A computed fold for a 334-nucleotide part of an RNA from Bigelowiella natans, annotated as small-subunit ribosomal RNA, central domain. The prediction has a mean pLDDT of 85. Its Rfam family is "Bacterial small subunit ribosomal RNA". The organism belongs to Bigelowiella, within Eukaryota. RNAcentral holds the full RNA, with entries from Greengenes.
Context: one part of a larger RNA
RNA sequence: CUGGGCGUAAAGCGUGCGUAGGCGGCUUGCAAUUAGGCCUUUUGCGAAAGGCUAGGGCUCAACCUUAGUGUGACUUUUGGCACAGCAAGCUAGAGUUUGGUAGGGGUUGGUAGAAUUCUCAGAAGAGGGGUACAAUCCAGGGACACUGAGACGAAUACCUAGGGCGAAGGCAGCCAACUGGACCAUACUGACGCUAAAGCACGGAAGCGUAGGUAGCAAAUAGGAUUAGAUACCCUAGUAGUCUACGCCGUCAACGAUGGGUAUUGGCAAUUAAAUUGCUAAGCUAACGCGUUAAAUACCCCGCCUGGGGAGUACGGUCGCAAGAUUAAAACUU
Numbered sequence: 001c002u003g004g005g006c007g008u009a010a011a012g013c014g015u016g017c018g019u020a021g022g023c024g025g026c027u028u029g030c031a032a033u034u035a036g037g038c039c040u041u042u043u044g045c046g047a048a049a050g051g052c053u054a055g056g057g058c059u060c061a062a063c064c065u066u067a068g069u070g071u072g073a074c075u076u077u078u079g080g081c082a083c084a085g086c087a088a089g090c091u092a093g094a095g096u097u098u099g100g101u102a103g104g105g106g107u108u109g110g111u112a113g114a115a116u117u118c119u120c121a122g123a124a125g126a127g128g129g130g131u132a133c134a135a136u137c138c139a140g141g142g143a144c145a146c147u148g149a150g151a152c153g154a155a156u157a158c159c160u161a162g163g164g165c166g167a168a169g170g171c172a173g174c175c176a177a178c179u180g181g182a183c184c185a186u187a188c189u190g191a192c193g194c195u196a197a198a199g200c201a202c203g204g205a206a207g208c209g210u211a212g213g214u215a216g217c218a219a220a221u222a223g224g225a226u227u228a229g230a231u232a233c234c235c236u237a238g239u240a241g242u243c244u245a246c247g248c249c250g251u252c253a254a255c256g257a258u259g260g261g262u263a264u265u266g267g268c269a270a271u272u273a274a275a276u277u278g279c280u281a282a283g284c285u286a287a288c289g290c291g292u293u294a295a296a297u298a299c300c301c302c303g304c305c306u307g308g309g310g311a312g313u314a315c316g317g318u319c320g321c322a323a324g325a326u327u328a329a330a331a332c333u334u
Stems, first nucleotide, its partner, number of pairs: 004305003007288002012302001014202004021195003025090006036083001038080002044074001045072001051069007093192001094189003098185004105179007112156001117151006127138002164171002207248006216242002221237004259301006266280005283290002307334003316327004
């Protein structure tokens, strides 16, 4: 390489858009070479040995030997016209128009009520807090609990759901503006499609840069406990961070551990149409299980795998402020 695979054994890129490439709906006509494969006919070549068939020879067999047969991504030639090609058309794929439907889809601005914390005032007067028990800690400089007023930041209880939206990451108080997609009906265009190396964009958390912000929480850190020790689990504090704007980073159990598209193939239930969710038939699977949202049956395209360790490492390249990311071996060992 071929073959065989990729839910859990190695293996689906985190997700989308998209260039080249690969593949591609229905009908009619054209021509059969100027270009492709396919079928058919013909010519040449296709060494010997080997293979296969039928014989023969060594006592049999292996082995040897004779004849026949066979061998093609080759060459040449005659036709065929299903495919491909070219031309014209069609509407079932795809898209557009108009009118509707649902939605935590996105961005920006505003605004609301609880709660935490803090500040001030009132009244009251000895504890509070915390734990398995405690202590550190707070408190007559008046804490905690209660009442009133105010400040600030972050997050939006109930509704809430096997529910909704989004390509994924993800998205939840309410209101407005701007804006993407989906679904239903309608008319139109007429294959305009599918996939997707390269490329581009998005991409949780943490982390980084600059400028703000900082209520709560809380890596680091300090103290108190526990313990043989305790650089932990528990407690009291607490800084980065968490939040905002702009710019980076580009990773994850980025999971349905299941790439995308099309077609085909049963039921039952939530409930009816879609979507969503559960149980199963056939079939598939090593089993578990999957089962019209397939891991069934087929086709098209992409990505990836090839014993364990060394190693997702070294070196080199690219990217990055850095952290590091990405691409990616070998010796050796078993």